[in-house]
RNA sequence: GCAGCCGCUCAGACGAUCGCCGGCCGAGCCCGCCUCAUCACUCGAGGCGGGCAGAGCGGGAGGAACGUCCGAGCUCCACAGGGCGAGAUGCCGGGUAACGCCCGGUGCGGGUGACCGCGAGGAAAGUGCCACAGAGAAGAGACCGCCGCGCCAUCGCCUCGAGAGGGGCGAUCGCACGGUAAGGGUGAAACGGCGGGGUAAGAGCCCACCGCGUCGGCGGUGACGUCGACGGCACGGCAAACCCCAUCUGGAGCAAGGCCACGUAGGGGGGCGACGAUCGAUCCGGCGCCGCGAGGCGUCGGGUCGAGAGGAAGGACGGCCCGUCCGGUGCCCCCGGGUAGGCUGCUGGAGGCGCGCGGUAACGCGCGUCCUAGAGGAAUGAUCGUCACCGCGAGAGGGGCGACCCGAUCGCGGAACAAAACUCGGCGUACGAGCGACUGCGGCC
Repeated sequence: GCAGCCGCUCAGACGAUCGCCGGCCGAGCCCGCCUCAUCACUCGAGGCGGGCAGAGCGGGAGGAACGUCCGAGCUCCACAGGGCGAGAUGCCGGGUAACGCCCGGUGCGGGUGACCGCGAGGAAAGUGCCACAGAGAAGAGACCGCCGCGCCAUCGCCUCGAGAGGGGCGAUCGCACGGUAAGGGUGAAACGGCGGGGUAAGAGCCCACCGCGUCGGCGGUGACGUCGACGGCACGGCAAACCCCAUCUGGAGCAAGGCCACGUAGGGGGGCGACGAUCGAUCCGGCGCCGCGAGGCGUCGGGUCGAGAGGAAGGACGGCCCGUCCGGUGCCCCCGGGUAGGCUGCUGGAGGCGCGCGGUAACGCGCGUCCUAGAGGAAUGAUCGUCACCGCGAGAGGGGCGACCCGAUCGCGGAACAAAACUCGGCGUACGAGCGACUGCGGCC
């Protein structure tokens, strides 16, 4: 100097003119009541309460406000439990209100490296898949090849034989049988890797190392690391396949919800249905008894009123079941009609900032300080000027041994992604400028 990688900061500033939203203050105005004054009313003055409000003061978009992907606060169902189902997370330890997030670590993967990433429990509980190619894809398998023996043919050598021919050895081709899974091929992946020994040729067949399994030692809270012994050891991969295991999870959502005002149709159709031990009061009637009689007592039945344990249909609780609750003389379903106006929820918080302490860190604790938009079809905009920032070109001058660096000034151009709508903690995505640490490469001394 160039490139990479990680972290942090900002998200233009100032002024002028005009235009917005909300807050504070309040000149002044309006309404109601009271007092003074008056014979009485009005006018006037003062006080109290409510409303409108000039000028003025100070405030007004993000670091992602985007995605709507997680987690919550808050509201309602609703007094809200258990089970099944469904879904999510998935190494260890910690942080947090909580999380699928963050921090630290372990293991694995990528990169020369700084660093980055992870789909990180279980494949011996079970089921399933591994296309095509290939001999063979999980107790699989012989295509090419290698080796052995036998038969046939050819060639060479040796030997026997007078010859014909015979015998032996070796090589090559073919056929058949057997052995082999080392070498080659197919494939994403081939039933351990690699070196040696051994073998007819080979094979964990044997041995060393690595891997794997079992049992232990040491270190660590733990994931795990490391060391040793024994064992020739094997039926691979995929669970972001179904599944198993552990942990967690009610549902809707501010268009949640609450209050006020207005208004229609208190409409139409259909379905279900149930009441009721018991007690008391009262009325009527029947029967029995007492009484001269009016009437009284008891009992039975019915009506009305009151109390009252229980309790159907139906309904509420995301799907189902249990359970709970409402309901109990009303409930449910469908069609139709009206309103969609105003206020509130709506901004003081798991809040921001500074300092100190603890912790590797995330973060926590303590002290101090600050209030930083609340619109309601949706406010912060427009114009002008100056400056700042970035890129390109030129560049007086300056620094340095050098490679190179700083740089007033001038000209041209640029200025990203993008917008609150109840509020926070995260993650994901988009994007302009600057600073710092570290890594790699090149160059100079």